The prediction has a mean pLDDT of 76. Predicted 3D model of RNase P RNA and transfer RNA as a complex of 453 nucleotides. Rfam match: Bacterial RNase P class A. It is annotated as a ribozyme. Gene Ontology terms of the family: ribonuclease P activity, dimeric ribonuclease P complex and tRNA processing.
RNA sequence: GAGCCGGCCGGACGGUCGCGUCGGGGGCAACCCCGCCGAGGAAAGUCCGGGCUCCACAGGGCAGGGUGGUCGGUAACACCGACCCGGGGUGACCCGCGGGACAGUGCCACAGAGAACAAACCGCCGUCGCGCCUCGGCGUGGCGGUAAGGGUGAAACGGUGGUGUAAGAGACCACCAGCGCCCCGGGUGACCGGGGCGGCUCGGCAAACCCCACCCGGAGCAAGGUCAGAAGGAUCCUUCGGGAUCUGCGCAGGCGUUCGAGGGCGGCCCGCCCGAGCCUGUGGGUAGACCGCACGAGGCCGCCGGCAACGGCGGUCCUAGAUGGAUGACCGUCCCCGGCCCUCGGGCCGGGACAGAACCCGGCUUACAGGCCGGCUCGU
RNA sequence: GGCGCUGUCGUCUACUGGAAGGACGUUACCCUAUUCGGGGUAGAAAUGUGUGGUUCGAAUCCCUCCGGCGCUA
Numbered sequence: 001g002a003g004c005c006g007g008c009c010g011g012a013c014g015g016u017c018g019c020g021u022c023g024g025g026g027g028c029a030a031c032c033c034c035g036c037c038g039a040g041g042a043a044a045g046u047c048c049g050g051g052c053u054c055c056a057c058a059g060g061g062c063a064g065g066g067u068g069g070u071c072g073g074u075a076a077c078a079c080c081g082a083c084c085c086g087g088g089g090u091g092a093c094c095c096g097c098g099g100g101a102c103a104g105u106g107c108c109a110c111a112g113a114g115a116a117c118a119a120a121c122c123g124c125c126g127u128c129g130c131g132c133c134u135c136g137g138c139g140u141g142g143c144g145g146u147a148a149g150g151g152u153g154a155a156a157c158g159g160u161g162g163u164g165u166a167a168g169a170g171a172c173c174a175c176c177a178g179c180g181c182c183c184c185g186g187g188u189g190a191c192c193g194g195g196g197c198g199g200c201u202c203g204g205c206a207a208a209c210c211c212c213a214c215c216c217g218g219a220g221c222a223a224g225g226u227c228a229g230a231a232g233g234a235u236c237c238u239u240c241g242g243g244a245u246c247u248g249c250g251c252a253g254g255c256g257u258u259c260g261a262g263g264g265c266g267g268c269c270c271g272c273c274c275g276a277g278c279c280u281g282u283g284g285g286u287a288g289a290c291c292g293c294a295c296g297a298g299g300c301c302g303c304c305g306g307c308a309a310c311g312g313c314g315g316u317c318c319u320a321g322a323u324g325g326a327u328g329a330c331c332g333u334c335c336c337c338g339g340c341c342c343u344c345g346g347g348c349c350g351g352g353a354c355a356g357a358a359c360c361c362g363g364c365u366u367a368c369a370g371g372c373c374g375g376c377u378c379g380u
Numbered sequence: 381g382g383c384g385c386u387g388u389c390g391u392c393u394a395c396u397g398g399a400a401g402g403a404c405g406u407u408a409c410c411c412u413a414u415u416c417g418g419g420g421u422a423g424a425a426a427u428g429u430g431u432g433g434u435u436c437g438a439a440u441c442c443c444u445c446c447g448g449c450g451c452u453a
Base pairs, nucleotide, nucleotide: 001378002377003376004375005374006373007372008371009370011334012333013332014331015330016329017328019038020037022035023034024033025032026031040354044365045364047363048362049361050360051359052220053219054218055217059270060269061268062267064216065215066214067213068212069083070082071081072080073079084098085096086095087094088093099211100210104209105208106205107204108203121150122149123146124145125144126143127142128141129140130139131138132137158176159175160174161173162172163171177201178200179198180197181196182195183194184193185192186191224291225290226289227288232247233246234245235244236243237242249283250282251281252280253279254278255277262274263273264272265271298317299316300315301314302313303312304311305310335352336351337350338349339348340347341346381452382451383450384449385448386447387446390404391403392402393401398436406423407422408421409420410419411418412417428445430443432442433441
């Protein structure tokens, strides 16, 4: 000088006014006064995984969905760590949805002769004709051989050299590459190293259907529960007078209570369970509060185990809870960045991001002005 | 707040791995012919985003972000 990786911060202090929960005080009440506390690394997107709650106690099968190298971590994951394999980089390091294409089905456009049980367009070779000839050959047509050469393509059925042949070809041989099988050694394993055998040379796509292994019951705090009230609650329309609908309640009728009406397991079937109410008609009338909910897979510090992710033990701390939704604005001093002036001490102006809880956690992804720290590589 | 669906010319809509097509509208020109007009020819115009991934090849398959719509007390 050029890079690679990881971690952290993301304005500080003071004053004035304002907002919300909680605590205390005052007030009949509306409300007022004082005090404490009051957003984030992503609170975001809602892409995964869990806790929690209800649906039976969460059952079986089919369907459906997800994951996909190995071994670990974890409550769990599509996350994280270490390693393996493949690819990229001089390197630090980075990237990979990374099982199976001899279980089956399907697709491979255009170009090209031929695209999956390969294929004869040009070329090469043989042979049979015809024409020309300077009798060595040349041109042309038919039949046959040939995948070594040309050309097309993303992809053309191993590579190099030799033997062989009319020309050729794993047809055969040597070496190399790959594949399959067997054996030995190392590793928990993915896999790695070595040896032998087989001419076996077999295209790609599974983020195409599918197969294999493993995982997943459904819904979501507007889940769900308690209390009050019941002439209750909710939704929609409105000309604001009212009207319509659902549920509950009242009244009437019918069906039913182990010979069981009706219902639940939110795709279907089985199976299981609840069960005293259910259906129809009709009547009048209109708008609560609390819990869930802030102590949790919690934060910080130290020691120990582990390469690490992480785990164990001990100590210590308590840190937002709104419900049309609070967490803000202004001023002063300073900090950082940019521009201008300048007597080099400073002065003036402008800017300081992305964004904002709503049941709670663990991840991923995306956005982000500016700045700090640590480790490592290459070149000189 | 939670859950689900969807995105192709200006608008409506096809193509579900192989060079994105049609209708209406629009632009230019021509014919007819005029009060409005009717007919024809040619053209412009799109796969919401990405120096993303898979694939020989992506509108289509996978992922990310963005926008729109619906349901839910």